A computed fold for a 105-nucleotide RNA from a soil metagenome, annotated as SAM riboswitch aptamer (S box leader).

RNA sequence: UCUUAUCGAGAGCGGCGGAGGGAAUAGGCCCGAUGAAGCCCGGCAACCUGCAUGAUGUUCAUGCAAGGUGCUAAAUCCUACAGAUUUGGAAUCUGGAAGAUAAGA
Numbered sequence: 001u002c003u004u005a006u007c008g009a010g011a012g013c014g015g016c017g018g019a020g021g022g023a024a025u026a027g028g029c030c031c032g033a034u035g036a037a038g039c040c041c042g043g044c045a046a047c048c049u050g051c052a053u054g055a056u057g058u059u060c061a062u063g064c065a066a067g068g069u070g071c072u073a074a075a076u077c078c079u080a081c082a083g084a085u086u087u088g089g090a091a092u093c094u095g096g097a098a099g100a101u102a103a104g105a
Base pairs, nucleotide, nucleotide: 001105002104003103004102005101006100007099012041014040015039016038020031021030022029025080026079027078028077042072043071044070047068048067049066050064051063052062053061054060055059076098081095082094083093084092085091086090
């Protein structure tokens, strides 16, 4: 870089740490000294591996959570491009783009 799948669920009143954080740009809206980022521990989940059970015709379903990741404020926090409906401003819905994660190339 490409392909496929998923992205409105879930997860701490812990320790260290000290001022930022919510991917990037812009706008908005939030979180943060009642302690941000980061690290550790805990937890959540079930994408891959593993194990068990059942179907099946070689994949699927269900369960466990040992291993590899991931995640642990708010829909991927919302909008940005296109379309549809209603419309005074605007709002709602659908799709796309961008992004995140997993597995593969």

Annotation:
Its Rfam family is "SAM riboswitch aptamer (S box leader)". Gene Ontology term of the family: regulation of gene expression. The prediction has a mean pLDDT of 83.